[in-house]
RNA sequence: GACUGAAAAGGGCAAACUCGCCGAAAGGCGGGGACGCAAAGCCGUGGGUCCUUAAUAAAAAUGGACUGCCAGGCUGCCAGU
Numbered sequence: 001g002a003c004u005g006a007a008a009a010g011g012g013c014a015a016a017c018u019c020g021c022c023g024a025a026a027g028g029c030g031g032g033g034a035c036g037c038a039a040a041g042c043c044g045u046g047g048g049u050c051c052u053u054a055a056u057a058a059a060a061a062u063g064g065a066c067u068g069c070c071a072g073g074c075u076g077c078c079a080g081u
Stems, first nucleotide, its partner, number of pairs: 002081004012037002017032006035068001041074003045071003048066004
């Protein structure tokens, strides 16, 4: 350095729910809490899903969200080969 793996060691993250705040909404942030996760670390690049202040309504477009939806890119602890 590459591949494989989470058995061991040290650990890490944190679903649902809930409290507070932000947001039109999806959703996000912080506290509590653990369903789970070998990248559940980072990136909205591709696909997908969700929202939409506007319009009489719908669709499209525009704008936004989800990385714990899938894929991809970058980076990383330990062990074995």